[in-house]
Context: one part of a larger RNA
RNA sequence: AACGAACGCUCGCGGCAGGCCUAACACAUGCAAGUCGAACGAGAAGCUAGAGCUUCUCUAGUGGAAAGUGGCAGACGGGUGAGUAACGCGUGGGAAUUUACCUAGUGGUACGGGACAACUCAUGGAAACGUGGGCUAAUACCGUAUACGCCCUUCGGGGGAAAGAUUUAUCGCCAAAAGAUCAGCCCGCGUUAGAUUAGCUAGUUGGUGAGGUAACGGCUCACCAAGGCGACGAUCUAUAGCUGGUCUGAGAGGACGACCAGCCACACUGGAACUGAGACACGGUCCAGACUCCUACGGGAGGCAGCAGUGGGGAAUCUUGGACAAUGGGCGCAAGCCUGAUCCAGCCAUGCCGCGUGAAUGAUGAAGGCCUUAGGGUUGUAAAAUUCUUUCAGCAGGGAAGAUAAUGACGGUACCUGCAAAAGAAGCCCCGGCUAACUUCGUUCCAGCAGCCGCGGUAAUACGAAGGGGGCAAGCGUUGUUC
Numbered sequence: 001a002a003c004g005a006a007c008g009c010u011c012g013c014g015g016c017a018g019g020c021c022u023a024a025c026a027c028a029u030g031c032a033a034g035u036c037g038a039a040c041g042a043g044a045a046g047c048u049a050g051a052g053c054u055u056c057u058c059u060a061g062u063g064g065a066a067a068g069u070g071g072c073a074g075a076c077g078g079g080u081g082a083g084u085a086a087c088g089c090g091u092g093g094g095a096a097u098u099u100a101c102c103u104a105g106u107g108g109u110a111c112g113g114g115a116c117a118a119c120u121c122a123u124g125g126a127a128a129c130g131u132g133g134g135c136u137a138a139u140a141c142c143g144u145a146u147a148c149g150c151c152c153u154u155c156g157g158g159g160g161a162a163a164g165a166u167u168u169a170u171c172g173c174c175a176a177a178a179g180a181u182c183a184g185c186c187c188g189c190g191u192u193a194g195a196u197u198a199g200c201u202a203g204u205u206g207g208u209g210a211g212g213u214a215a216c217g218g219c220u221c222a223c224c225a226a227g228g229c230g231a232c233g234a235u236c237u238a239u240a241g242c243u244g245g246u247c248u249g250a251g252a253g254g255a256c257g258a259c260c261a262g263c264c265a266c267a268c269u270g271g272a273a274c275u276g277a278g279a280c281a282c283g284g285u286c287c288a289g290a291c292u293c294c295u296a297c298g299g300g301a302g303g304c305a306g307c308a309g310u311g312g313g314g315a316a317u318c319u320u321g322g323a324c325a326a327u328g329g330g331c332g333c334a335a336g337c338c339u340g341a342u343c344c345a346g347c348c349a350u351g352c353c354g355c356g357u358g359a360a361u362g363a364u365g366a367a368g369g370c371c372u373u374a375g376g377g378u379u380g381u382a383a384a385a386u387u388c389u390u391u392c393a394g395c396a397g398g399g400a401a402g403a404u405a406a407u408g409a410c411g412g413u414a415c416c417u418g419c420a421a422a423a424g425a426a427g428c429c430c431c432g433g434c435u436a437a438c439u440u441c442g443u444u445c446c447a448g449c450a451g452c453c454g455c456g457g458u459a460a461u462a463c464g465a466a467g468g469g470g471g472c473a474a475g476c477g478u479u480g481u482u483c
Base pairs, nucleotide, nucleotide: 001482002481003480005479006478007477008476009475012355013354014353015352016351017350018348019347020313025311026310027309029308030307031306034072035071036070039069040068046062047061048060049059050058051057052056079266080265081264088191089190090189091188092187093186094185097183102179103178106175107174108173109172110144111143112142113141119134120133121132122131123130124129150159151158152157164171165170192238193237194236199229200228201227204226205225206224207223208222209221210220211219241263242262243261244260245256246255247254248253268289269288270287271286272285291302292301293300294299319345321344322343323342327341328339329338330337331336358388359387360386361385368379369378370377371376392424394419395418396417397416398415402410427472428471429470430469431468432453433452434451438467439466440465441464442463448455449454
């Protein structure tokens, strides 16, 4: 000098930041990912009209809830740092790749078919959830046609596409190339400590062939060869997410990696794939395990390292708040819906910064306190008193920008005007030397102090108290850690 700090005493206001460093411990409750009726069938309540036997029922229209099929998004955004000493990260290169949505072009969008949900009937189960029969639509699924270009080829040939909707303006769909963007892969160099870790390695190192992948490759497999790494530290062990940066320092360095930003890894523990342009997927699926819960004992349900919040651990770390107004994201032609991302508010002196707690005059140097050589000195212009001012806080009135075609959570906030009265607002540590600041009383190697040297055994500037003084100040000290 610094801090994501804690503890003790104290505490007026504002602005801007920050706030589980420990148990990647377990979690009650609510919310955190939906959206599209301009893909599709069906359609509750309500409303309107008509009819009927007027507690109501039926029919038609409108309406659009809750679900279902289908599309896109749930691979982003948000959290955490357990693992990882690694092409993980940083930096510089590379070739054998994919890329939904987006952009600019080219060509096409033809003819058919059968189902399955929803629904209905029956039925099993405590529930979770099913089972069987029947009906049905589509931008769901399938076939055929066409296809220069596309793919395969033994160069003869072979294979392969589409989807419509409508308010008539368009929006879509298919194919193959191009761009943009994102991503996957390979390599050089750099990246903690230990030799009281010296040898390690059989898919191991290379080749041929095959398989597999979006793609190269022992990535996988069969066969063949016997290689490959290592004192320039392999292997093993311990520790650790990496970086831009942060702190310190004149620098060189040293220490660190909270907040913000980029990358990586993880999502109760371990394993696996499915779907998809993209995952081996935090709020998806399956299996195993531990734990918790429900059960009619047959069987089921769950995963806060999302935002709040609870218990626990700990020296220690906040509200079960408001709004989608802005920025951004998803879906949608749009209106819009969703968004604990985000924007705000709440709590905390946790930090930084700013302001205030009054100003001027005021000597009989009042009273009181303390000291005293008893004269006086000091507290001290300090107070009182007189004259002013009103920042901040308080009260009253007005009242934004942020967003404009309209829409403001923040917020009656910021800000402006007025009112009243010095009125509501100072503490903490230290005073032997280092180190700025001294006397008296009490105590008497006791009680105690202490960062180091050291104080205390009867005149203690070092303990305790008081008066006085010094330092900093809404803080001041102590402890811890780093330079």

A computed fold for a 483-nucleotide part of an RNA from an uncultured prokaryote, annotated as small-subunit ribosomal RNA, 5' domain. RNAcentral holds the full RNA, with entries from ENA. The coordinates come from a structure-prediction model, not an experiment, and the mean pLDDT is 86.